[in-house]
Context: one part of a larger RNA
RNA sequence: GGAUGAACGCUAGCGGCAGGCCUAACACAUGCAAGUCGAGGGGUAGAGGAAGCUUGCUUCCUUGAGACCGGCGCACGGGUGCGUAACGCGUAUGCAAUCUACCUUUUACAGAGGGAUAGCCCAGAGAAAUUUGGAUUAAUACCUCAUAGUAUAUAUCAUUCGCAUGUUUGGUAUAUUAAAGUUCCAACGGUAAAAGAUGAGCAUGCGUCCCAUUAGUUAGUUGGUAAGGUAACGGCUUACCAAGACGAUGAUGGGUAGGGGUCCUGAGAGGGAGAUCCCCCACACUGGUACUGAGACACGGACCAGACUCCUACGGGAGGCAGCAGUGAGGAAUAUUGGUCAAUGGACGCAAGUCUGAACCAGCCAUGCCGCGUGCAGGAAGACGGUCCUAUGGAUUGUAAACUGCUUUUGUACGGGAAGAAACCCUCCGACGUGUCGGAGCUUGACGGUACCGUAAGAAUAAGCAUCGGCUAACUCCGUGCCAGCAGCCGCGGUAAUACGGAGGAUGCGAGCGUUAUCC
Numbered sequence: 001g002g003a004u005g006a007a008c009g010c011u012a013g014c015g016g017c018a019g020g021c022c023u024a025a026c027a028c029a030u031g032c033a034a035g036u037c038g039a040g041g042g043g044u045a046g047a048g049g050a051a052g053c054u055u056g057c058u059u060c061c062u063u064g065a066g067a068c069c070g071g072c073g074c075a076c077g078g079g080u081g082c083g084u085a086a087c088g089c090g091u092a093u094g095c096a097a098u099c100u101a102c103c104u105u106u107u108a109c110a111g112a113g114g115g116a117u118a119g120c121c122c123a124g125a126g127a128a129a130u131u132u133g134g135a136u137u138a139a140u141a142c143c144u145c146a147u148a149g150u151a152u153a154u155a156u157c158a159u160u161c162g163c164a165u166g167u168u169u170g171g172u173a174u175a176u177u178a179a180a181g182u183u184c185c186a187a188c189g190g191u192a193a194a195a196g197a198u199g200a201g202c203a204u205g206c207g208u209c210c211c212a213u214u215a216g217u218u219a220g221u222u223g224g225u226a227a228g229g230u231a232a233c234g235g236c237u238u239a240c241c242a243a244g245a246c247g248a249u250g251a252u253g254g255g256u257a258g259g260g261g262u263c264c265u266g267a268g269a270g271g272g273a274g275a276u277c278c279c280c281c282a283c284a285c286u287g288g289u290a291c292u293g294a295g296a297c298a299c300g301g302a303c304c305a306g307a308c309u310c311c312u313a314c315g316g317g318a319g320g321c322a323g324c325a326g327u328g329a330g331g332a333a334u335a336u337u338g339g340u341c342a343a344u345g346g347a348c349g350c351a352a353g354u355c356u357g358a359a360c361c362a363g364c365c366a367u368g369c370c371g372c373g374u375g376c377a378g379g380a381a382g383a384c385g386g387u388c389c390u391a392u393g394g395a396u397u398g399u400a401a402a403c404u405g406c407u408u409u410u411g412u413a414c415g416g417g418a419a420g421a422a423a424c425c426c427u428c429c430g431a432c433g434u435g436u437c438g439g440a441g442c443u444u445g446a447c448g449g450u451a452c453c454g455u456a457a458g459a460a461u462a463a464g465c466a467u468c469g470g471c472u473a474a475c476u477c478c479g480u481g482c483c484a485g486c487a488g489c490c491g492c493g494g495u496a497a498u499a500c501g502g503a504g505g506a507u508g509c510g511a512g513c514g515u516u517a518u519c520c
Stems, first nucleotide, its partner, number of pairs: 001520004006516005013372006019365002021330001026328003030325003035072003040069002046063008079283003088208008098200002103196007111145004121134005151176008161166001181188002209255003216246003221243008258280004262273004285306005308319004336362001338361003344358001345356004375406004385397005412456005420447001426441007464509005469490003475504005485492002
């Protein structure tokens, strides 16, 4: 000198864009953050209408919330950096050792039956959370049978390719495994197989902090055979056999730490950092376990154990903000218990749409960067006042002020007023490949009466901070008297202090200026 997720002191007009718990992965009151589908199913409360009459009940029709069964989603999105020195990450390869819901393309198919169960109803238990029994009922829930192959398994024949285990293609035989409807115009779905796309899993080469005041480490350890397990290879697991495997090219142990793209600095080489944004990883009160599922060993799922908090009728129960706000605590220190789904994106749905603290916006904070303003021109009686001096006088503050003219950024008042919106749906038209595409019309804005534009009056609403001995731009007077104090280094102060304190003046930067901390 540059830089910062900064803090502190003094000061403070505005706007744009960004950023905002670095500390206690400490504890959390309250609200919200994951639902959706009636075009899968049964169907209730309620509402409307009609009829009957016993005038407040019964029956029928239409419609129909919540809850329940079922499907899809909840593995995304959002948060944090505890752990991890590791194939965790980065980079480059491989899988002849693998899986992939939804989506796209193609082919084929969807036949016949059955038994339950929630809900509803009845009867209970319990303070509650919750829960028991009986009767009855549906499905795209569940089960059985049929049919089927480029599926799976076994056997076998021929063939292509590969470094090898092997593999490709074609054929034969045997065995096993499918399906679901809704609505009746159409549309959406179901099953099997193949291919693609997307996502994931695994393996390997190289790279990846400090300590040798850590030198030896290891028994599933290293390898083999067999079996099990997995989507898949593998000591992944088990049994048996062998005695190996790693290590001064640093094993093992200890400490520290999420990694990268990037960011800061520097001419570069390097050095330092890993906030915001993006990718990957890990975690979800602490530890463990699996279930469901295409995918989890699952932040707002389950079970067990533990610590903590809460409720209790003492028998028993409930909870997990490292989601968004917010609270306490810690700390030098870090914001609103806001608005909207209008846009973008996501889940579900044929769709309308519903949900979305993702997201988009608004609020707070000079935390940073950038931009603008606080006037401009003229004006010498060089005024008054202040300060200083060689003191009847002069220097300086200083064209500064007064005064005259001009302007109106900004601010104030009034008026106008966006883009972000293109779609979906619906209606009409057209094209052809006949169910898709295109065109026209219609509708939708949280921000926001915001940005922006116009008009009016009026210099009106707006400057500080640090420094002035040298380094280092900027000097005098007074006070103090090794005192009070200053200080980054050298140093200054003991009676003429440009170094302390005040004043006048000056210098630097400027809505900021200094100090502290850290890095280069």

This is a predicted structure of a 520-nucleotide part of an RNA (small-subunit ribosomal RNA, 5' domain) from Flavobacterium fontis. The organism belongs to Flavobacterium, within Bacteria. The prediction has a mean pLDDT of 84.